[in-house]
RNA sequence: ACCUUAUCCAGAGUGGCGGAGGGACCGGCCCUUAGAUGCCACAGCAACCGGUUUCGUCAAUCCGACGAAACGCUGGUGCUAAGUCCAGCCCCCGGUUAAACGGGGGAGAGAUAAGGU
Numbered sequence: 001a002c003c004u005u006a007u008c009c010a011g012a013g014u015g016g017c018g019g020a021g022g023g024a025c026c027g028g029c030c031c032u033u034a035g036a037u038g039c040c041a042c043a044g045c046a047a048c049c050g051g052u053u054u055c056g057u058c059a060a061u062c063c064g065a066c067g068a069a070a071c072g073c074u075g076g077u078g079c080u081a082a083g084u085c086c087a088g089c090c091c092c093c094g095g096u097u098a099a100a101c102g103g104g105g106g107a108g109a110g111a112u113a114a115g116g117u
Stems, first nucleotide, its partner, number of pairs: 001117008013042005021031003025088001027086002043080003048076002050073001051071008084109001089106006
């Protein structure tokens, strides 16, 4: 970098450094010199992986495999403005003379994890 699978309406911020843009892309709408984005420290959230415990199934007990639940664990990641901030492409319903607009479903894109090439 690419592929596969799962999840994305919940949750969680202070300080220091620094000094101009940032929220992936695009349109909108926001955040930001009352100092954003970023980096660092500490704190926190969550529970994908790992771990522990209990239960169940298979195996004649232990060991083991699979499944479920619980636990935040001195473990590996991730995350801590706004639903992935909202829409973007397609379909359905409402609405309109037609639009605008509102609601729903799906796809795409993106993010994160686990596995693989």